[in-house]
RNA sequence: GGGGGUAUAGCUCAGCUGGGAGAGUAUCUGACUGGCAGUCAGAGGGUCGUGGGUUCGAGUCCCACUAUCUCCA
Numbered sequence: 001g002g003g004g005g006u007a008u009a010g011c012u013c014a015g016c017u018g019g020g021a022g023a024g025u026a027u028c029u030g031a032c033u034g035g036c037a038g039u040c041a042g043a044g045g046g047u048c049g050u051g052g053g054u055u056c057g058a059g060u061c062c063c064a065c066u067a068u069c070u071c072c073a
Stems, first nucleotide, its partner, number of pairs: 001072007010025004019056001027043006049065005
């Protein structure tokens, strides 16, 4: 220098054919327990890497850039 992958909650990750942003875990609150742990119920937490484009509508499609992983030279 060139090719490919990945980027979504604190962490690990789903998200189908473009229309509801989610799960587990963690945190907080409550109940059970003498207490801890544990179980159950509930709550808070998101610029979907950044900036544009297409579209009535984009996490999803297109372009550029950034970070990271990998292959080739």
Transfer RNA from an Oscillospiraceae bacterium, 73 nucleotides, folded computationally. It matches the Rfam family "tRNA". Rfam classes the family as a transfer RNA.